Predicted 3D model of a 125-nucleotide RNA (FMN riboswitch aptamer (RFN element)). It was read from a public genome assembly, where an Rfam model found it. It matches the Rfam family "FMN riboswitch aptamer (RFN element)". About the family: The RFN element is a highly conserved domain that is found frequently in the 5'-untranslated regions of prokaryotic mRNAs that encode for flavin mononucleotide (FMN) biosynthesis and transport proteins. This element is a metabolite-dependent riboswitch that directly binds FMN in the absence of proteins. In Bacillus subtilis, the riboswitch most likely controls gene expression by causing premature transcription termination within the 5' untranslated region of the ribDEAHT operon and precluding access to the ribosome-binding site of ypaA mRNA.The FMN riboswitch structure, reported in present an FMN-bound six-stem junction, adopts a butterfly-like scaffold, stapled together by opposingly directed but nearly identically folded peripheral domains. Rfam links the family to the GO term FMN binding.

[in-house]
RNA sequence: CGGCAGACUCGGGGAAGGUGAAAGUCCUUACUGGUGGUAAAGCCCACGACUCGGGGAGAAUUUCUCUCCGACCGACCUGGUGAAAUUCCAGAGCCAACGGUAAAGUCCGGUAUGAAGAGUUGUAA
Numbered sequence: 001c002g003g004c005a006g007a008c009u010c011g012g013g014g015a016a017g018g019u020g021a022a023a024g025u026c027c028u029u030a031c032u033g034g035u036g037g038u039a040a041a042g043c044c045c046a047c048g049a050c051u052c053g054g055g056g057a058g059a060a061u062u063u064c065u066c067u068c069c070g071a072c073c074g075a076c077c078u079g080g081u082g083a084a085a086u087u088c089c090a091g092a093g094c095c096a097a098c099g100g101u102a103a104a105g106u107c108c109g110g111u112a113u114g115a116a117g118a119g120u121u122g123u124a125a
Base pairs, nucleotide, nucleotide: 003123004122007120008119009118010117015029016028017027018026030106031105032096033095034047035046036045037044042094043093051071052070053069054068055067056066057065058064059063077091078090079089080088098109099108100107
């Protein structure tokens, strides 16, 4: 360094002001960006999550838990440097599930959950 095994740890961020009876939801101005890949990425490729549908198992009584499969799944351009960048630098844009509530990426809730994965440890050669 690579293989195998199981255990443990980690594993989503962000708001002020104004109006108003009421808004962290409207308006103004800000701010945030899961995981792997690749020239360093919210907007490329892939994955997870969210949402919807279906199958199976268990408890139990029509609800809950576990598990498997499927569907869905937002948004970027221009210039510069370079061997290479929709990733860096400069400029200008854009996007962000469901339920609640004065209309929500930033508040509350499902969620003290879980995942993509990351790290540590052990073992044999």